The RNA shown here (transfer RNA) has 71 nucleotides and comes from a Polyangiaceae bacterium. Its mean pLDDT, the model's own confidence on a scale to 100, is 82. The organism belongs to Polyangiaceae, within Bacteria. RNAcentral holds the sequence, with entries from ENA.
[in-house]
RNA sequence: GGGGUACUAGCUCAACGGCAGAGCUGCCGGCUUUUAACCGGUCGAUCGAGGUUCGACCCCUCGGUGCCCCA
Numbered sequence: 001g002g003g004g005u006a007c008u009a010g011c012u013c014a015a016c017g018g019c020a021g022a023g024c025u026g027c028c029g030g031c032u033u034u035u036a037a038c039c040g041g042u043c044g045a046u047c048g049a050g051g052u053u054c055g056a057c058c059c060c061u062c063g064g065u066g067c068c069c070c071a
């Protein structure tokens, strides 16, 4: 210098171009003599900026970070 790949909640991961979800964690409550376990509820996110589209986590462009390959 060139190419590939990943980025979604505090963590691990889903999501045909059409309602952003799950598990764990946290918080509140139930159960329990208490704790743990168990049960119910709840908070919380699309790496950034543009573009295409009626509509973008998803497609395109530029940029950021990590990993891999070529030179």
Base pairs, nucleotide, nucleotide: 001070002069003068004067005066006065007064010024011023012022013021018054026042027041028040029039030038047063048062049061050060051059